[in-house]
């Protein structure tokens, strides 16, 4: 210099005028008082995310929240928290040349489902080709047959390669390479059809084909057997709290993926949500209508517990009306708070002492201006302009996840100079 | 505030791991047919399965983020 990774911080600082919500408030004004009202003069006044509402809570209420089913959630280890789908630190796998980053990371050797095209077979075995055996026929017994090595020669038959087409193909191209035909060497003695079986080493084909490699074994094979090698299970040992790491024996065990398929284990989970609830004032019409002997609640089902009822039916479920006309006070901001110190801990956090109060609405305030300095941008300069992205409290807290220009820092990697 | 739900062709739905490189009515576009229109008949053409990332050989379909669009919740007797 560039390229990249992590962390902070984030419409910037100071003075000043005027304005706008909230609050305390000397005085004033009206009352007999209280209430009302009006206000100098003090104090606060958007965010790292206030978003999304994706997880935990707190706090509030339910004629009951108990117990099983079903449902739903979490898913190496160990800690931290009120509580977690968080967050620390570690273990394991993964990506990077490194800093760093990322992982729904339990179980497929509990059962059960599926693996599409392809391909002889896809989970348990399976036999297109191609080796090897054993029968039956047929042919040959050397101008022949089968292997192999050299030359030539034809031809799109089969495998690739090229070109056209999205593909499927294509009476397109080409002699690569298997085969075919002549020839010339050489080896050996059968061969060839059919039938019956052995074989998982070769081929092909698929995302995946039952460990690799080498000897040995065999009719030809095969972990069939043996060394290395990789895995995986058991058992010791050694270090760690643990996940797990390292070393050893032993066992031919060699088991395919998929649980973000049903399941299975381990653990948690009542519901509702501040429009939740509680007071107050206003106003109006519930002998409406249907359901129903037992009915209703426990957001699904059953036991079990509440709550109401005994027959004109309270409450109950659904339906159709009726008032307010979006009325007021509280909830509503002191709270798992803010900053600072010391301690303990690796860390996240925790324990103690100090210090400060720091938005609370009618889905409604939270801003404009003027100066100084700063910062960038531009210009020789004098000076001109900007001072920004994202987005904006609505009951509150810890988190995540998303969005988001600038600026500071910590590191890593290239590359150019000395 | 809070609490559910959806997105698949120009519109209305099916499809809910794999075949056929997503399908159906309606609407379109050509030819038939008719003096001409309708109607009908026979052919077609249109899709980033709302967008990004993960699982999985394989994803409209499973899981998780974003968009966008729809629904429902005052209070009193």
């Nucleotide at each position: 210099g560039g390229a990249g990774u992590c962390g902070g911080u984030g419409u910037g600082u100071u003075g000043g005028u005027c304005g706008c919500g909230g609050g305390a408030a000397a005085u004033c004004c009206u009352u007999c008082a209280c209430c009302g009202g009006a206000g100098a003069u003090c104090c606060c006044g958007a965010g790292g995310a206030a978003a999304g509402u994706c997880c935990g809570a707190a706090c509030u209420c339910c004629a009951u929240a108990g117990g099983g089913c079903a449902g739903g959630g979490u898913g190496c280890u160990g800690g931290g928290u009120a509580a977690c789908c968080c967050c620390c630190a570690g273990u394991g796998g993964g990506a990077g040349c490194g800093a760093u980053c990322c992982c729904a990371a339990g179980g497929a050797a509990a059962g059960u489902g599926c693996c599409a095209c392809a391909g002889a077979a896809a989970g348990c075995a399976a036999a297109c080709c191609g080796c090897c055996c054993c029968g039956u026929u047929c042919c040959a017994g050397a101008u022949g047959g089968c292997g192999u090595g050299g030359g030539g020669g034809a031809g799109g038959a089969c495998c690739g390669g090229c070109c056209c087409g999205g593909a499927a193909g294509g009476c397109g191209c080409a002699a690569g390479g298997u085969g075919c035909c002549c020839u010339c060497g050489u080896g050996u003695c059968g061969g060839a059809a059919c039938g019956g079986g052995g074989u998982a080493a070769g081929g092909g084909u698929g995302a995946a084909a039952c460990g690799g490699c080498g000897a040995g074994g065999u009719a030809a094979g095969a972990g069939c057997u043996c060394a290395c090698c990789a895995g995986u299970g058991u058992c010791c040992g050694c270090g760690g709290c643990g996940a797990c790491g390292c070393g050893g024996a032993c066992a031919g065990c060699u088991c395919g993926g998929c649980a973000a398929a049903c399941c299975c284990c381990a653990c948690c989970c009542g519901g509702a949500g501040c429009a939740a609830g509680a007071c107050c004032a206003a106003a109006u019409a519930g002998a409406g209508g249907a359901g129903g002997a037992g009915a209703g609640a426990u957001g699904g089902c059953c036991c079990g517990u509440c709550u109401c009822g005994u027959g004109a039916a309270c409450a109950c479920u659904c339906c159709c009306g009726g008032g307010u006309u979006c009325g007021g006070u509280c909830g509503c901001u002191c709270g798992a708070g803010u900053c600072g110190g010391a301690c303990g801990g690796a860390a996240a956090c925790g324990u103690c002492c100090g210090u400060c109060c720091c938005a609370g609405a009618c889905a409604a305030a939270u801003g404009a201006c003027c100066a100084a300095a700063g910062c960038g941008g531009u210009g020789c300069g004098a000076g001109c302009c900007g001072c920004a992205a994202c987005a904006g409290a609505a009951c509150u807290c810890g988190g995540c996840u998303u969005a988001c220009g600038g600026c500071c820092g910590g590191c890593u990697c290239c590359c150019c100079c000395a | 505030g809070g609490g559910c739900g959806a997105a698949u062709a120009g519109c209305u739905c099916a499809g809910c791991g794999g075949u056929u490189c997503a399908g159906a009515g309606c609407a379109c576009u050509u030819g038939c047919c008719u003096u001409a229109c309708a109607c009908g008949c026979a052919a077609g053409g249109g899709g980033u399965c709302a967008c990004a990332g993960g699982u999985u050989c394989a994803a409209a379909u499973c899981c998780u983020g974003u968009u966008u669009c729809g629904c429902c919740c005052a209070c009193c007797a």